A computed fold for a 387-nucleotide RNA from an uncultured Rhodobacteraceae bacterium, annotated as Bacterial RNase P class A. It matches the Rfam family "Bacterial RNase P class A". Gene Ontology terms of the family: tRNA processing, ribonuclease P activity and dimeric ribonuclease P complex. The prediction has a mean pLDDT of 78.

RNA sequence: GCGGAGGGUCGGAUGAUCGCCUGUUCGGGGAAACCUGACCGGGAGGAAAGUCCGGACUCCACAAAAGCAAGGGUGCCGGGUAACGCCCGGCCGGGGUAACCCGAGGGAUAGCGCCACAGAGAACAGACAGCCGCGCUCAGGCGGGGUAAUGGUGAAACGGUGGGGUAAAAGCCCACCGCGGGACGGGCAACCGCCCCGGCACGGCAAGCCCCACCCGGAGCAAUGCCAAAUAGGGACCCCGCGCCAGAAAUGGCAGGGCGGCUUUGGCCCGAGGAGGUCCGGGUUGGCAGCUAGAUCGCAGCGGCAACGCUGCGGGCAGAGGAAUGGUCAUCGAUCGGCUGGGAAACCUGCCGGGAACAGAAUCCGGCUUACAGACCCUCCGCGCAA
Numbered sequence: 001g002c003g004g005a006g007g008g009u010c011g012g013a014u015g016a017u018c019g020c021c022u023g024u025u026c027g028g029g030g031a032a033a034c035c036u037g038a039c040c041g042g043g044a045g046g047a048a049a050g051u052c053c054g055g056a057c058u059c060c061a062c063a064a065a066a067g068c069a070a071g072g073g074u075g076c077c078g079g080g081u082a083a084c085g086c087c088c089g090g091c092c093g094g095g096g097u098a099a100c101c102c103g104a105g106g107g108a109u110a111g112c113g114c115c116a117c118a119g120a121g122a123a124c125a126g127a128c129a130g131c132c133g134c135g136c137u138c139a140g141g142c143g144g145g146g147u148a149a150u151g152g153u154g155a156a157a158c159g160g161u162g163g164g165g166u167a168a169a170a171g172c173c174c175a176c177c178g179c180g181g182g183a184c185g186g187g188c189a190a191c192c193g194c195c196c197c198g199g200c201a202c203g204g205c206a207a208g209c210c211c212c213a214c215c216c217g218g219a220g221c222a223a224u225g226c227c228a229a230a231u232a233g234g235g236a237c238c239c240c241g242c243g244c245c246a247g248a249a250a251u252g253g254c255a256g257g258g259c260g261g262c263u264u265u266g267g268c269c270c271g272a273g274g275a276g277g278u279c280c281g282g283g284u285u286g287g288c289a290g291c292u293a294g295a296u297c298g299c300a301g302c303g304g305c306a307a308c309g310c311u312g313c314g315g316g317c318a319g320a321g322g323a324a325u326g327g328u329c330a331u332c333g334a335u336c337g338g339c340u341g342g343g344a345a346a347c348c349u350g351c352c353g354g355g356a357a358c359a360g361a362a363u364c365c366g367g368c369u370u371a372c373a374g375a376c377c378c379u380c381c382g383c384g385c386a387a
Base pairs, nucleotide, nucleotide: 001383002382003381004380005379006378007377008376009375010374012332013331014330015329016328017327018326020043021042022041023040025038026037027036028035029034045358049369050368052367053366054365055364056363057220058219059218060217062266064265065264066263067262068261071216072215073214074213075212076090077089078088079087080086091105092103093102094101095100106211107210111209112208113205114204115203128151129150130147131146132145134143135142136141159177160176161175162174163173164172178200179198180197181196182195184193185192186191224289225288226287227286234280235279236278237277238276240274243254244253245252246251256270257269258268259267296315297314298313299312300311301310302309303308336353337352338351339350341348342347
């Protein structure tokens, strides 16, 4: 200097002017809701997107305990976290010269299923071509035997490479690799190292169903709560009953019925003007709250390889309500394009033009995924050159 890889920050700036929303404090009016004025302060994102995961929060009589079933999720080991399918570290496998990246990473000996076509043959299969050798034939060729090393078909052909051996060949034998089993050692572990033995081999797909291990109540801010107002305290049907005990009565208890996918324990509702179930119908479309102080942000120290945790100090950074955060002017302004001068080139100087991507909060947070013009910073790998 060039190319590549990983991570972080910004993602228009400044001034003037006009206009929006909101917070604290203070003043005025008002019974209050609220209206109005002044000072000071704040006002869309790294993804606000997707609605894909996990929660906080709210409500639900079965969301309680134990078990079973259905459905869904995760899938190597260890750690982090409120939790996760996320993050960190490691192991193994694959890609890459490497830095790094990817993995839907348990089980094919529980069972079922699939491997089209081609091909001789697709799981304990197979002989098409070929090789060797035997018999017959003048020759051509025919018949039958051995073989699975070579060729062909295919995504994949029942271990690979090399050597010995053979009529030609084959784990037939040997070495190494691989596969199966075992001992010893290292590691919390996944696994790794090394040595020994060996029938030297019944393939692949579970991102096909499935098996195994672990995890999981439902719905969602249109949750939910309050106020005001209005209507029909609505109607029909099903089911079980319309009983008992105490009490003067109110009331309490029991039988019985019900609440869930199922069972047990427990709890709750009803106990008849009813709980539960099915269907039909009516009123309220108003206002306020929920609504922004959070598993929050910044800095420092300590622990940890790291994710992250602990401690201390400091900050208060949108809360709209049919939906605010904008308009105008001026200056600066990257990539890019043109011209000009220098230069071998990369590139450098000057002038002109031009004007920055994806994209708008709506209860909030931790992630993942997708979209994205450009600028800057840090670290690492490879190549080349110079000293």